Notes:
The RNA shown here (small-subunit ribosomal RNA) has 1498 nucleotides and comes from a Patescibacteria group bacterium. Its Rfam family is "Bacterial small subunit ribosomal RNA". Its family is annotated with ribosome and structural constituent of ribosome in the Gene Ontology. The sequence is in RNAcentral, with records from SILVA. The prediction has a mean pLDDT of 82. The organism belongs to Bacteria candidate phyla, within Bacteria.

């Protein structure tokens, strides 16, 4: 910092994944120590027990105890003195200490503010005088089970209540009026109290600007609401409350509602900007079981007060009471998942005391827990060409490895002993932690290493099991028998008291783009215009100072980060100091630029004004062609359609044709052009009405300006409503082909509909798939409308002038308007091509009509699916539009281009590819093989072309690999050790036996005489395996293909896969030659060069020949090169065709060997060779015997025939290849014959070795035949050890099926087919097979439309395993996840109505009760006056009712999606995908889908 995963490969886009940091974490496996920190994130779930808030006797009475002193009747009385438990008071209890439920709020953060308050605390003024009535406590009684309560009686104060006085303070204009107090203690000096005010400090309440969530599928919201008066009320403002007025307040800069959340300092990441987060620490706010309410009080509506209501829970005599851990431990629950019922108040705080103290689960300490950070150690140093063991091997070693053992040391840690702090502030006294940290001394190498990786990304591989199975996976993906991806082992890597999973956050992600992102085709421009908020805006002078910009000031506590510095041995940790940045206010300035106030200009914009365009709109009116129909004449059998048909129409008279007519729609040609319009759109013709534009020339106003959320308005086609209208065409529908179906394409009919009219609908591939506006940036060439200028022509009028002429009037010439047109250029506007500079872009493209460079402003966009879906709203009549999730599931989807393959795309070309001809195969019989099927076994392999007369160039045994039976186990066969036999080996005979062997018994060797070689046993090591994998190979072979192609090197084009070369023209058999050309060369291949042939020459001559000699033989050589002559083509010194001479041969003479890159996991492990696995008294060997030869039957290939172009029988000719000594084998001879006998002659031009088709004669005469020859029966014959399973031969006899073959298929272009015969291999024998030889010897090709195969160029593609490809959709089956849904459940917030606890406020009575002041008089009563209770009532929690509303949970079923090797239908899409596709929309249909109307070209 990046990387990996879409492709065969490329750029691109885009998501998905990784590699970093982090944590209150949790789970696995391991665990030695210290030191700081940190530990209920879940049920604001419930709590057993302990503790967490008290003190003060110097405010107060009483006083238990117990202590001294006197006194004593000795019982105890007096007086001090101490002081326990409770009371009265007084301060605290509102702090400190938890939690985040709740809250989207002035709750918080920052900065301000005004209408306040304030105990305790400091400073200041100025006081503290005279009275009075009660009470609790305490005593008696009494009622309760408790909790507690009641009456009576007496009693204190710093408790309480008048008076008096008032610096001051409050009221009030003001005159006035009205408000205190408390004492205690004391060394007697005072000191602590009170009481009134005045100011400070602190702390609190109040108000106000900015600033931090999602939601719009919440768009309107509010009656105390908004403001005002009067009042209350509060410390204070203020609808805070109330009367009454008036109707406002808030909202698109998002009100109101929903949903979620405490908020910041800060923390985590991150270059940053930000994003996430708000434990621990600090600040602020809330709440204390859940909901109300107030009282005391400075201060609370109060966690550990108080009342009531609810739930829970505890006690209980059943009457009744009591609780509240979200304080510190603990306990249950819940959960992955979070510590002890410690110590101590020694520090540091706090409270209360005047003070000693007293409380103090704040705190400070200690325990658990690797939960985090930090720091230590588990040894150190020597020790071997390297020990044991494992492991791996190429068997030769490596490797683990100085690692270990073994020597020598050291003590961090440990264990034992000694000494020991700091932390203490404060002279004295005080330490939980603690005998702790630290030192010192002995002893111990003893107690202390795991954990994940190890196929890339990503450091690090071998081995062995398994065998798509067990398993792994964070993405890609590994696994199906050689797995570096699973497991285990060795080795290694990497970190390290941890390591690894998993979660969550930033981060890489420039993958919400402010920094910093796009929108033609990848996702994305709104169908199109107007226009309102809003943004945004042209020039010049002048003014202000909101914005901005400079400095200053004050703030953002405090920790934190950062930078220096200290202090723990170091570090984390912590103290000291300092600093930036950046918010916000305040305050002075500056004025350039943006705002805002003035004024002025005119290039923007706009009006007028002349001229001119155009299928721009609306209505009227009107016109001809053509189709239908009617109606009459003609006229007589068809017509109409189709790929062919048919349905249909026609003797009741169709079509044709010919005339009258009626009706609706649409507007030929002009028009492949072009124009007009905001866009959908706009087309016969003429009027009227109306909008716009573009030009010109001036006048005019004077920034009017651009773009717009929401709003408004137009808006193709189809659809809809109402009422007319329908010729034609036509969704649906009938029928009729087609087909395996055919709900289709084709054809016949044919209703909506298309058309009018008014009104809905609101969508399209509404697209230039390009938003509008303005301004710059080289050009070439068209169209269309305008204007000016140039030359010209016409034509009008007008004037002059010449001629002719009375005169009109024509004609010529000028001039001067006017109008038309022509040529040439120039401008403005609009609208197309090019394709070329820049420039853009992922390419393709685009390029002044921009997708260049800019500026404004609007709209979209953020993997693929699911979905433009569902649900919620609007809009509609209805289709339906419009807005718009998610759950889930994938690792892609997608754009351009490339480069094969492919196409019922296209061009060009080639081949016995087709056609033309000639013979065959398919059908008979028999041979082989091959499947099938049998069998003990019918070994095994090849199986589409390219497997089947193939591996096999010979299966009676052998061969042989099968299968029965015997038999033996270092073996049939190879090396190699050790012993033992001292003997061969071998022969040869006996028994057995089928043999193979087995048992004996007899002969017998070199020899340096040592015991060598050999040779048998015997024991190891090993031998063998036609056992498996040809998908672990090598080698070799087969195909496509003897097709003409496949490559490189440099160069250049492309960002790049790749491209060019290799391409076009022409030619060729040929990427074969030329020639053009960013290509220039080259290599494989093609051609040649080799064989064999064909024609002459030379040599040489064993054979051959009567001889010369040669035509034979051999071997050398010549010849054929478009060389030559003529003639066409073209890009022309050249290349190629065409004819032609000569020649034995002519355009590669003819056959042949040779087969390029590379396809097919073709084919061979049974020829050989190998790798791994498997078998080792057997899956290895020997032996017999059998089987590979089987037979209901299907396929391949031969053969032989079916006849007279024959058969048969006799005569007569004429080859070539090759082969021979365990051989080939002649004459002669026997035999019908195979064959035998006999052996001349050949180691080979000599012999085998007579070719047969053919020729003559002569018989068959068209039949199952004188054709055919299978089958079978008899007798031979050969060769073998052996012929039965199971071999060829002969002879006799016997005479099957066939009369030329169906669908379909093969072979072959010349010495070929087709015929005929002959040899060789193999081979003891076995030839219809297969490999050559030679003889006779045709007939055809017009041409490239098809069929098949190939080769180039194109070209589309959604294919790359490459068309045997891809891929829709319904059904059916298994499975998620969500939607609707009768309805049920539970929850939230409000509304209406009832009920109304406590408790503040009000209110009323002839109720009832009352101590302080008042007043009276009878001195204890009475009255008032205040207070209280009863009662009434405003408000209200809690509860009950009703009707909605909204949320969520379940849910019979019903729809549609998601996914899931090998269901079921068809075949939509991609190729012109076989009917081009695709969008809207309406109909229809099993299902893709089909048609019908518009519409795009992707």
């Nucleotide at each position: 910092a990046g990387a990996g995963u879409u492709u065969g490969a490329u750029c691109c886009u885009g998501g998905c994944u990784c590699a970093g940091g982090a944590u209150g974490a949790a789970c696995g496996c391991u665990g030695g120590c210290g030191g700081u920190g940190u530990g209920c994130c879940u049920u604001a779930g419930g709590c057993a027990u302990g503790c967490a808030a008290g003190u003060c006797g110097a405010a107060c009475g009483a006083g238990a105890u117990c202590c001294c002193u006197a006194c004593u009747u000795c019982g105890g009385u007096a007086g001090g003195g101490u002081g326990a438990c409770a009371g009265u008071g007084g301060c605290a209890g509102a702090c400190g200490g938890g939690u985040g439920a709740g809250u989207a709020a002035c709750a918080c953060g920052u900065a301000g503010g005004a209408a306040u308050g304030u105990a305790c605390c400091c400073a200041g003024u100025a006081g503290u005088g005279g009275g009075g009535g009660a009470u609790a406590g305490c005593c008696c009684a009494c009622c309760g089970a408790a909790a507690g309560g009641u009456g009576g009686g007496g009693u204190a104060a710093u408790a309480c209540c008048g008076c008096a006085u008032a610096u001051g303070a409050u009221c009030g204009c003001a005159a006035g009026a009205u408000c205190a107090a408390a004492g205690a203690c004391u060394u007697c000096g005072g000191u602590c109290g009170c009481u009134a005010u005045u100011g400070g400090a602190g702390c609190a309440g109040c108000c106000u600007g900015c600033g931090g969530g999602c939601u719009a599928u919440c768009a309107g919201u509010u009656a105390g609401u908004u403001g005002g008066u009067g009042g209350g009320g509060u410390a204070a403002u203020g609808g805070c409350c109330u009367a009454c007025c008036a109707a406002g307040a808030c909202u698109a800069c998002g009100a109101c509602g929903g949903c979620u959340a405490g908020c910041c300092g800060a923390u985590g990441u991150g270059a940053g900007a930000g994003c996430a987060u708000g434990a621990u620490c600090g600040g602020c706010c809330a709440c204390a079981a859940g909901g109300u309410u107030a009282c005391u009080g400075a201060g609370a509506c109060a966690c550990g007060g108080a009342a009531c209501c609810u739930a829970c829970a505890c006690c209980u005599a059943c009457g009744g009471g009591u609780g509240g851990c979200a304080g510190c431990a603990a306990c249950c629950g819940g959960g992955a998942a979070u510590a002890u019922u410690g110590c101590g108040c020694a520090a540091u705080g706090g409270g209360c005391g005047a003070a000693a103290g007293c409380c103090u689960g704040a705190c400070g300490c200690a325990g658990c827990g690797a939960c985090a950070c930090c720091g230590c150690g588990u040894g150190u140093g020597g020790g071997a060409a390297g020990a044991c063991g494992c492991u791996c091997u190429u068997c030769g070693g490596a490797g683990u490895g100085u690692a270990a053992a073994c020597c020598a040391c050291u003590g961090u840690g440990g264990c034992g002993a000694g000494g020991g702090a700091a932390g203490a502030a404060g002279u004295u006294c005080u330490g939980a932690c603690u005998g702790u940290a630290c030192c010192u001394c002995g002893c111990u190498a003893g107690a202390a290493a795991g954990c994940a990786c190890c196929a890339g990304c990503u450091a690090a591989c071998u081995a062995c099991g398994u065998g798509c199975c067990a398993g792994a996976a964070g993405c890609u993906u590994c696994g199906g028998u050689a797995a570096u991806a699973c497991g285990u082992a060795g080795g290694g890597u990497g970190c390290a008291a941890g390591c690894g999973u998993u979660a969550u956050c930033c981060g890489g992600a420039u993958u919400u783009a402010c920094u910093g992102g796009g929108c033609g085709u990848a996702a994305a421009g709104g169908g199109u215009c107007c226009g309102u908020c809003g943004g945004c805006g042209a020039u010049c002078c002048u003014g202000u100072a909101g914005g901005u910009c400079a400095c200053u000031u004050g703030u953002c506590c405090a920790a934190g980060c950062c930078u220096g510095a200290g202090g723990c041995u170091c570090a984390a940790c912590u103290u000291c100091a300092g600093a930036a940045a950046g918010g916000c206010a305040a305050g002075u300035g500056a004025a350039a630029c943006c705002g805002c106030g003035g004024g002025g200009a005119u290039a923007g914009a706009g009006u007028a004004c002349a001229u001119u365009c155009g299928a721009g709109g609306a209505a009227a009116c009107u016109g001809g062609a053509a189709u239908u129909c009617u109606u009459g004449g003609u006229g007589g059998a068809g017509g109409g359609g189709u790929g062919a048909a048919a349905u249909c129409c026609g003797u009741a008279g169709a079509u044709a044709u010919c005339a009258a007519g009626a009706g609706g729609a649409a507007c030929a040609c002009c028009a492949u052009g072009c124009g007009c319009g905001a866009a959908g759109g706009c087309a016969g013709g003429u009027u009227u009405c109306u909008a716009g534009g573009a030009u010109g020339u001036u006048a005019c106003u004077g920034a009017c300006g651009c773009u717009c959320a929401g709003g408004g308005a137009c808006g193709a086609a189809a659809g809809c409503u109402u009422g007319g209208g329908u010729a034609g065409c036509a969704a649906a529908a009938g029928g009729g082909a087609u087909u395996a179906g055919a709900g289709a394409c084709c054809c016949c009919u044919g209703u909506a509909g298309u058309c009018c009219a008014a009104g809905c609908c609101g969508u399209a591939a509404a697209c230039g798939a390009u938003c509008c506006u303005u301004g710059c940036u080289a050009g070439u060439u068209g169209c269309u409308c305008g204007u000016c200028c140039u030359a010209c022509u016409c034509a009008a009028c007008a004037c002059a002038u010449a001629u002719a002429c009375u005169u009109u009037u024509g004609u010529g010439u000028g001039u001067a308007u006017u109008g038309a047109g022509u040529u040439g250029g120039a401008u403005g506007a609009g609208u197309g091509a090019c394709g070329u500079a820049a420039g853009c872009u992922a390419a393709c493209g685009c390029g002044u009509u921009a997708a260049g460079c800019a500026a404004g402003g609007c709209g979209c966009c953020u993997g693929g699916g699911g979905a433009g879906u569902a649900c919620g709203a609007c809009c509609g009549c209805a289709a339906g539009g419009u807005u718009a999730a998610a759950a889930c599931u994938c690792a892609a989807a997608g754009g351009a281009a490339u480069u094969g393959a492919c196409g019922g795309g296209g061009g060009a070309g080639c081949g016995c590819a087709c056609a033309a001809c000639c013979g065959g195969u398919g059908g008979a019989g028999c041979a082989u093989g091959u499947g099938g099927u049998u069998u003990a076994a019918u070994u095994c392999g090849a199986u589409a072309c390219a497997a089947a007369g193939c591996g096999a160039a010979a299966a009676a045994c052998c061969u042989u690999a099968c299968c029965c039976a015997g038999g033996a186990u270092u073996g049939a066969c190879a090396u190699g050790u050790a012993c033992c036999u001292g003997c061969a080996c071998g022969g040869c005979c006996u028994a057995u036996g089928a043999a193979a062997g087995u048992a004996g018994g007899c002969u017998u060797u070199c020899u340096u005489c040592g015991a060598g070689a050999g040779u048998g046993g015997u024991a190891c090591a090993c031998a063998g395996g036609u056992g498996a994998u040809g998908c672990a190979u090598g080698g070799c072979u087969g195909u496509c293909g003897u097709c003409a192609g496949c490559u490189c090197g440099u160069g250049u084009c492309g960002u790049g896969a790749g491209a060019c070369g290799u391409c076009c023209a022409c030619u060729u058999a040929a990427g074969u030659g030329u020639g053009g050309u960013a290509a220039c060369g080259a290599g494989c291949g093609c051609a040649a060069c080799c064989c064999u042939u064909g024609u002459c020459g030379u040599a040489u001559g064993u054979u051959a020949u009567a001889c010369g000699u040669g035509u034979c033989a051999u071997a050398c050589g010549a010849g054929a090169c478009u060389g030559c002559c003529u003639g066409u083509g073209c890009a022309a010194u050249g290349c190629a065709c065409g004819g032609g001479a000569g020649g034995a041969a002519g355009g590669a003479g003819a056959g042949g060997a040779c087969g390029a890159c590379g396809u097919c996991a073709a084919g061979u492990c049974a020829g050989c060779a190998u790798g791994u696995c498997c078998c080792u008294u057997a899956c290895a060997c020997c032996u017999g015997g059998g089987g590979c030869u089987a037979c209901a039957c299907a396929c391949a290939u031969c053969c032989u025939a079916c006849a007279a172009u024959g058969g048969a029988g006799c005569c007569g000719a004429c080859a070539a290849c090759a082969g021979g000594u365990a051989g080939c084998g002649a004459c002669g001879g026997a035999g019908c014959g195979a064959u035998c006998c006999c052996g001349a002659g050949c180691c080979a031009a000599c012999c085998c070795u007579c070719a047969a088709a053919c020729g003559g004669c002569c018989c068959c005469u068209c039949a199952g035949u004188u054709c055919g020859g299978a089958u079978u029966g008899g007798a031979g014959g050969c060769u073998g050890c052996a012929a039965u399973u199971c071999g060829c031969c002969u002879c006799c006899a016997u005479g099957a099926a066939g009369c030329c073959g169906g669908a379909a298929u093969c072979g072959g272009u010349a010495g070929u087919a087709a015929u005929c015969g002959c040899a060789a291999a193999u081979c003891a024998g076995c030839a219809g097979g297969u490999u050559g030889c030679g003889g006779u010897g045709a007939a055809u090709a017009c041409g490239u439309u098809c069929u098949c195969g190939c080769u180039c160029c194109u070209u589309g593609u959604a294919c790359a395993c490459a068309c045997u490809g891809c891929c829709c959709g319904u059904c059916a089956a298994g499975c998620c996840a969500g939607c609707a849904a009768a309805g049920u459940c539970a929850g939230u917030a409000g509304c209406g109505c009832c009920c109304g606890a406590a408790g503040c406020g009000g209110g009323u009575g002839a109720c009832c009760g009352u101590a302080a002041c008042c007043a009276g008089u009878u001195u204890a009563c009475u009255g008032g006056g205040g207070c209280g209770g009863c009662c009434c009532u405003u408000c209200u929690a809690c509860g009950g009712c009703g009707a909605g509303a909204u949320u969520g949970g379940c849910g019979a079923u019903g729809a549609g999606g998601a996914c899931u090797a090998a269901g079921u239908c068809g075949u939509a899409a991609c190729a012109a995908g076989g009917u081009a596709u695709c969008c809207g929309u309406a109909c229809u249909g099993g299902a893709a889908g089909g048609u019908g109307c518009g519409g795009a070209u992707g």